[in-house]
Order: sequence, then C1' cells, then structure tokens
RNA sequence: AGAGCAAGACGUGCGAUCGCCUUUUUGGUACGUAAGUCCGGAGAGGAGGAAAGUCCGAGCUCCGCAGGGCAGGAAGCCCGGUAACGCCGGGGGGAAGCGAUUCCCGGAAAGUGCCACAGAAAACAGACCGCCCUGAGCAAGUCCCGGCUUUGCCGGGAUGCGUCGAAGGGUAAGGGUGAAAAGGUGGGGUAAGAGCCCACCGCUUCCGGGGUAACCCGGGAGGCACGGCAAACCCCUUCCGGAGGGAGGCCAAAUAAGGGAGGAGAGGCGGCCCGUCUCAUCCGACUCCCGGGUAGGCUGUUCGAUUCCCGCGGCAACGUGGGGGCUAGAGAAAUGAUCGCAGCCCGCUUCGGCGGGGCACAGAACUCGGCUUACAGUCUUGCUCUUUUU
Repeated sequence: AGAGCAAGACGUGCGAUCGCCUUUUUGGUACGUAAGUCCGGAGAGGAGGAAAGUCCGAGCUCCGCAGGGCAGGAAGCCCGGUAACGCCGGGGGGAAGCGAUUCCCGGAAAGUGCCACAGAAAACAGACCGCCCUGAGCAAGUCCCGGCUUUGCCGGGAUGCGUCGAAGGGUAAGGGUGAAAAGGUGGGGUAAGAGCCCACCGCUUCCGGGGUAACCCGGGAGGCACGGCAAACCCCUUCCGGAGGGAGGCCAAAUAAGGGAGGAGAGGCGGCCCGUCUCAUCCGACUCCCGGGUAGGCUGUUCGAUUCCCGCGGCAACGUGGGGGCUAGAGAAAUGAUCGCAGCCCGCUUCGGCGGGGCACAGAACUCGGCUUACAGUCUUGCUCUUUUU
C1' cells in the first nucleotide's frame, strides 16, 4: 500500500421567527364560599439506536390454585453469569477459510416411518456396462444348387473356427446414476475379485491418565457390527396456571335495592290566607344519615434488577464498595413549520462556481433485560493475509 475479519461510536449542526405539550412562577377591576377555572407574562424541559417486530425473559397488578397424573407447549454439547431468559461470557467437538474469524450442536445400536428424480440396485443391498469361469453353437458376407408370384424372394449346402459366442455362474476392484452406493489408502491374495489376509488411518469396545464437565491423550482387543432424515412421529432430561396498564387501586355529583334514626304530615296551584287536588297516616308519606358507585377526578405513571468514573475480585460475562449524573409524558395522544449560514448527496461546469433535492431507517404510551429486523452517510480501535521499502 492493497485485500479482508471482528468490535465500538455518531447518525445533520448553529442562529432567528411563529406555534404545540408538560411544568414552575407571576399578573388580572374576570368567575367562584373554597378547591380551582379563564385570559395573559416570564423561566425550564420536550423521541430513538433502533422508540419498530411484539419474538423470548422479568418486575408490577388482578383472578385462579390441597396433592398427584394425563394431554399440550418450550428448551436441548459442558461450565459459569444473571432477577430471569431461547440472552451473555468462557470452554469442547464438527464444518468452511492460508489466516484473523465465522457457522452448527441431546438420542437414528428403543420402535414406527420416509429417502423424490436419476440409476441395475436406496437398507434383509444390488449385476446395467465392464472383469473372470464354464460353454450350446457357428452369425454377417461370398459361392453353388433348387423352387417361385423373377431389378427380387424363399429353402438347402459349402466356406466363414474367431480378439466369435446363446445360456449359466462368479465378482462390489473399475465405469456410469445420485444429495447419499454398505469404511479409506497401499500391499498380499485370487480365475477375476472382495477385511478374504496384512500395515497404517478411521470405527467400536475395554483399561489407564488428565479435566469440575463437555471432552482429550496413551495402550490393548475386535475385521467392522453403526447410510441419511428427529423443522417425520417418537424417546430422554429440564421448565411451564391465566389475563394484562383501558391491568388494577382510591375519591365520588346522580339513580335504584337495602339498612338506621326521626316521623304525622308532605307536596302542587298561589305573593299570602282560605280552598281544592295528589301521596301518606305505624306493612308509615316525607326528612336526615349510611350504603351503593354512573358521570367525573386522583393514582398506577415516569428514579430504574438505571448509567458513568475509580478501587477490589474474576480470563470474561459479571459481582462488590465509594463518588457523581439523569424532569418527555397521556387526552387518541405535544415534540412542528418557515428563513439564513454551514455540512452531506445528485446534476452541470469555462474548475471560479451554478442549479436542484430537503436529507438514511424510523417515531415514545406502565417499566426494565435481551434478541431480531430496518438504516443515506461518517468515524475509531484491535487483528489477519499478500506485496514493497528500510
């Protein structure tokens, strides 16, 4: 310098004007008994790294719940971290890559099932080509004879006996098919072949050693039994009650049931009286209180398993101690618009600039821990490989 691998950070900036939401404070000869409401002024704060998908795990809340089982669902190498997890860290084995690194993970010797197409054969293996053994036999062509429906056809004979060959058998070395062909390589062996035999590798199993474990290392034995698929059923181990923030809790105009106390009158017409009408007179009108909980209000509700720095423990995830930081918020829901300058991108360019786009993905709704997905452009750190120079 080039090509990569991994991790992290940012993700338009500044100013002005006009608005919106929340909150603090303040003014008013406004309304109200008050709480407060209304109309202004001033100050402060006002989306994200994913706020997203709602896929996992929790907090919190209500409902349910003796105990056990079936069914159903989820997870799945080992150890650790965590409130918990399907997350994270470290490790093991396998696969890919020269490498940094990335991806995968229970059981197929419990049982059942499936393995398309191609291919001879796809799991009680299999003989298409080839190779090998046995081997009935004598093809095409040519010539001769005879017959007939005569450019020919049919029948018979001779030659053609070979690197020929019907048929039968052996063989899983080789070819070919396939995602996959029944251990691999080499040698011996054989008619040709084959774990048929041998060496090494692989596999199974036993023993010893190391490791918390997954697993690894070494030695012995066995010719080898075990094709693939569990995102097919299934088996094993562990875990799992349901609904969710409009959950839920509190206050409480109104109305009904119900309870308690008082109670002989209460109400309409009317300015008042008389009058009259209605309801009631103890199974009691009416009044008050309780109760109940509709409208509405408050709460849940914004500080939390938070984050940063330092010390200590740990390879790390993380734990622990000390110090510091953090005010969006609820109503179908504010967080916006315009202008200027700068940045970025696109086009043109006489390289001076000019014009345009209006700027990635996307937007809180109880709150956290994760994962996944989307993302214009930019920056940083560590590592690997190749080449060159010193």